This is a predicted structure of a 346-nucleotide part of an RNA (small-subunit ribosomal RNA, central domain) from Rhizobium sp. AgNmUh5-1.

Context: one part of a larger RNA
RNA sequence: CUGGGCGUAAAGGGCGCGCAGGCGGCGUUGUAAGUCUGGGGUGAAAUCCCGGGGCUCAACCUGGGAAUGGCCUUCGAUACUGGGACUCUUGAAUAUGGCAGAGGGGGGUAGAACUGCGAGUGUAGAGGUGAAAUGCGUAGAGAUUUGGAGGAACACCGAUGGCGAAGGCGGCCAACUGGGCCAAGACUGACGCUCAUGCACGAAAGCGUGGGGAGCAAACAGGAUUAGAUACCCUGGUAGUCCACGCCCUAAACGAUGAAUGCUAGUUGUCGGGGUGCUUGACGCGGUAACGCAGCUAACGCUUGAAGUAUUCCGCCUGGGGAGUACGGUCGCAAGAUUAAAACUC
Numbered sequence: 001c002u003g004g005g006c007g008u009a010a011a012g013g014g015c016g017c018g019c020a021g022g023c024g025g026c027g028u029u030g031u032a033a034g035u036c037u038g039g040g041g042u043g044a045a046a047u048c049c050c051g052g053g054g055c056u057c058a059a060c061c062u063g064g065g066a067a068u069g070g071c072c073u074u075c076g077a078u079a080c081u082g083g084g085a086c087u088c089u090u091g092a093a094u095a096u097g098g099c100a101g102a103g104g105g106g107g108g109u110a111g112a113a114c115u116g117c118g119a120g121u122g123u124a125g126a127g128g129u130g131a132a133a134u135g136c137g138u139a140g141a142g143a144u145u146u147g148g149a150g151g152a153a154c155a156c157c158g159a160u161g162g163c164g165a166a167g168g169c170g171g172c173c174a175a176c177u178g179g180g181c182c183a184a185g186a187c188u189g190a191c192g193c194u195c196a197u198g199c200a201c202g203a204a205a206g207c208g209u210g211g212g213g214a215g216c217a218a219a220c221a222g223g224a225u226u227a228g229a230u231a232c233c234c235u236g237g238u239a240g241u242c243c244a245c246g247c248c249c250u251a252a253a254c255g256a257u258g259a260a261u262g263c264u265a266g267u268u269g270u271c272g273g274g275g276u277g278c279u280u281g282a283c284g285c286g287g288u289a290a291c292g293c294a295g296c297u298a299a300c301g302c303u304u305g306a307a308g309u310a311u312u313c314c315g316c317c318u319g320g321g322g323a324g325u326a327c328g329g330u331c332g333c334a335a336g337a338u339u340a341a342a343a344c345u346c
Stems, first nucleotide, its partner, number of pairs: 004317003007300002012314001014201001016199002021194003025088001027086003031082001033081002035077002038074005049065002052062003091191001092188001094186001096183004103177002107173003114150002117147005125136001162169002206247006215241002220236004258313006266291007274283001295302002319346003328339004
């Protein structure tokens, strides 16, 4: 390179935006670059191949033919592709009217719980466990009443529910703001799809500076358990968890399933519009789930939200280990991330 693949065997980029590139709807017209047809030129000889001839054969030599990816030129063809012109409305977008939503960033605020602190009542335990002990308590604990403080998270509703590109998002209130769906069909007229590089976002942990610190809790200390116990259990407890700003850029970042579009039986639940209807769940659109035909699959299973059937574009795989490692490069304050081998070995 050809070919084959990527739910679970190796393999979908964590997710978006998007330049270059690749690909691209219907009709008319003209062009003739690609494409196709005929002619001409060229494609040296030797070599190779075919069938002749000459050395007694062969090697070898020799005359002829064929072959020579192709390239150039020219007469034409115009279905398809390209480029030009003009249309169209189905793709796409905009306007209009509605609607749902934990979508986002900032601000404010409520209650429960918890833990300190002050005060009152009150007295000997309380806590914890399989059982205990460490730790707490007569300097008055635990319990209970009340006052005040602080930080973090939002029970019920809550769902097999909703929103978001993904990560993710949940008390309540108002303002700001992104996206989506539906209806009718006004307007633009292919304005589209995908996307290497690039840019942006990206849980948790971690890092820097400054705050904050109730609960929880790596590390750490003690008590137990045990043969030991650098654990599981218990008593404590610091980073951290929270906020602001700046980094890090990873994950079982999972639907282990890239994006877009068309086509291919149905049934049921549920969410959001429309709608028939006139009080019930026809019909149709968009989500989200459970089954299921054809088909696919190694099987499991998937099945209009495909892993079916096709097209376009991107990413990725090529035996196990060595190894997602070394070296080098880039990025980072660091931790490290990313790109990414080989020897050797089975």
Source information:
The prediction has a mean pLDDT of 89. The RNAcentral record of the full RNA draws on ENA. The organism belongs to Rhizobium, within Bacteria. Its Rfam family is "Bacterial small subunit ribosomal RNA".